[in-house]
RNA sequence: CCGUGCUAAACGGGGAGUUGGCGGUGCCCUUUUCCUGCAAUCCGCCGCAGCAGGGUCUAAUCCCCACCCCGAGGCAGACGUUUGCGAGGCCGGAACCGAUAAGGAGCGUUGAUCGCCGGGUCCCGUGCAACCGAUCGCCGUGAACCAUGUCAGGUCCUGACGGAAGCAGCAUUAAGCGGAAAGUUCGGUGUGCCGCGGGUCCGCCUGGCGGGAGCCGCCUGUCGGGAUACCGCUCGGGGACGGCUUGUCGAAGGGUGGGUGCACGG
Numbered sequence: 001c002c003g004u005g006c007u008a009a010a011c012g013g014g015g016a017g018u019u020g021g022c023g024g025u026g027c028c029c030u031u032u033u034c035c036u037g038c039a040a041u042c043c044g045c046c047g048c049a050g051c052a053g054g055g056u057c058u059a060a061u062c063c064c065c066a067c068c069c070c071g072a073g074g075c076a077g078a079c080g081u082u083u084g085c086g087a088g089g090c091c092g093g094a095a096c097c098g099a100u101a102a103g104g105a106g107c108g109u110u111g112a113u114c115g116c117c118g119g120g121u122c123c124c125g126u127g128c129a130a131c132c133g134a135u136c137g138c139c140g141u142g143a144a145c146c147a148u149g150u151c152a153g154g155u156c157c158u159g160a161c162g163g164a165a166g167c168a169g170c171a172u173u174a175a176g177c178g179g180a181a182a183g184u185u186c187g188g189u190g191u192g193c194c195g196c197g198g199g200u201c202c203g204c205c206u207g208g209c210g211g212g213a214g215c216c217g218c219c220u221g222u223c224g225g226g227a228u229a230c231c232g233c234u235c236g237g238g239g240a241c242g243g244c245u246u247g248u249c250g251a252a253g254g255g256u257g258g259g260u261g262c263a264c265g266g
Base pairs, nucleotide, nucleotide: 001266002265003264004263005262006261010056011055012030013029014028015027020046021045022044023043024042034054035053036052037051038050063259064258065257066256067255068254069253073249074248075247076246077245079242080241081240082239083238085236086235087234088233091232092231093230096225097224098223099222100221102220103219104218106215107214114210115209116208117207118206119205120204121203122199123198124197125196126195127194128192129191130189131188132187133186134185136183138179139178140177141176147172148171149170150169155164156163157162
């Protein structure tokens, strides 16, 4: 160096999470990626850190180590955007109150604010009127008997003259019922462009007189105040998203260098 047989190794790796730590099951990325069993309030281990059983392949393009390039993806931080939560009340806005009257609007010489006189609005009493009810008076009706008058017939008393009670009828009337144009008296009222007296007279409306230029405070502006937490703001912590961001881990891919057996025969 060649041939045959065998063995170690390999038959996936990574991120986050979990864990004292490692690996696995589950999630995600990558991917040509053996089979079976186990496992999340889990399974197996302990730095040679899945275990158990089976299978394939062969010492190198394939296994192991170091370095370089590129780099999917994850995680963490900072930053930015956005969203919702809690707290605050130094500051700004919005809102509120007060003042002012520079500008605008409105009112004002058809007379402002102001002053004087009066009226109304409000309350009490009262008159009148209206309306309602009752009462009196008026009209009508109105009693089998227990209302009145007159009482036919009949009844009763009497020797007789005569007398008594009295139904029906007729007339009248009580209570009651009904009516009514006006009236009397009393009471009442969601009544009145009504009258009189008194009270109140702050305010508002209004008339007259005086006088002669302001009034108002709606909008803008300015100043002041207190309150609130709606918005901004401040503080705290959370979610989502973003990129020529920072750090970290890093699959796959490419490259360089090195390392790793045993037996037999030639």
Bacterial large signal recognition particle RNA from a Clostridia bacterium, 266 nucleotides, folded computationally. Its Rfam family is "Bacterial large signal recognition particle RNA". From the family's description: The signal recognition particle (SRP) is a universally conserved ribonucleoprotein involved in the co-translational targeting of proteins to membranes. The gene name in the source record is ffs. The coordinates come from a structure-prediction model, not an experiment, and the mean pLDDT is 78.